[in-house]
Predicted 3D model of a 94-nucleotide RNA (c-di-GMP-I riboswitch aptamer) from a marine sediment metagenome. It matches the Rfam family "c-di-GMP-I riboswitch aptamer". Rfam's curators write: GEMM was predicted in a large-scale screen for bacterial structured RNA regulatory elements.

RNA sequence: GAGAAAGGCAAAGCUGCCGAAAGGCAGCGACGCAAAGCCACGGGUCUGCCCGGGCUGCCGAGAUGGCUGUCCGAAUGAUCGCCGGGCUGCCGAA
Repeated sequence: GAGAAAGGCAAAGCUGCCGAAAGGCAGCGACGCAAAGCCACGGGUCUGCCCGGGCUGCCGAGAUGGCUGUCCGAAUGAUCGCCGGGCUGCCGAA
């Protein structure tokens, strides 16, 4: 892929569990999906435990020290239902 059939997946939301978070898993649930099957390889996006920096206040005799709050940076985290790429694959007329 046909105004066909069979079969499949399951967004939001709710509940439970895991995680710092993004998010994931399971159940319910269907917005959608012809690869919404698999792989984070390239780009994008999301998050920021740890880490680095600025400011801030507190502790301290003091330190290039410790801690609090806040802002910025940062993937090694996440997303294949954002796009590209790779791998695999069900049904079926003209």

About this RNA: The coordinates come from a structure-prediction model, not an experiment, and the mean pLDDT is 88.